[in-house]
RNA sequence: AAACGUCGGUGGCAAACUGGGCGAGAGUCCGGGACGCAAAGCCACGGGGCCUCGCUGGAAAACCAGACGGCUAGCCGGGUUGCCUCU
Numbered sequence: 001a002a003a004c005g006u007c008g009g010u011g012g013c014a015a016a017c018u019g020g021g022c023g024a025g026a027g028u029c030c031g032g033g034a035c036g037c038a039a040a041g042c043c044a045c046g047g048g049g050c051c052u053c054g055c056u057g058g059a060a061a062a063c064c065a066g067a068c069g070g071c072u073a074g075c076c077g078g079g080u081u082g083c084c085u086c087u
Base pairs, nucleotide, nucleotide: 002087005084012037013036017032018031019030020029021028022027035074041080042079043078045077046076047075048072049071050070051069055066056065057064058063
């Protein structure tokens, strides 16, 4: 100094489930909890998945469709920042 990350160290994050808050919902935040993670740090740019209060159309309801919008970075790609070093 490097990555196609494998020993060790200092540390970090935290799935399911769960108590509480928020949200129409997907989900998210705080606490408990650890399945895992070398970017499981950050960014919705591309693809995927998920949601649909309100709006528009189907006369109304149920329901369906649509546009807008939202969620997911622990689905993948991309961008960006970064600890350590068996070798």
Molecule: c-di-GMP-I riboswitch aptamer
Organism: Sulfuricellaceae bacterium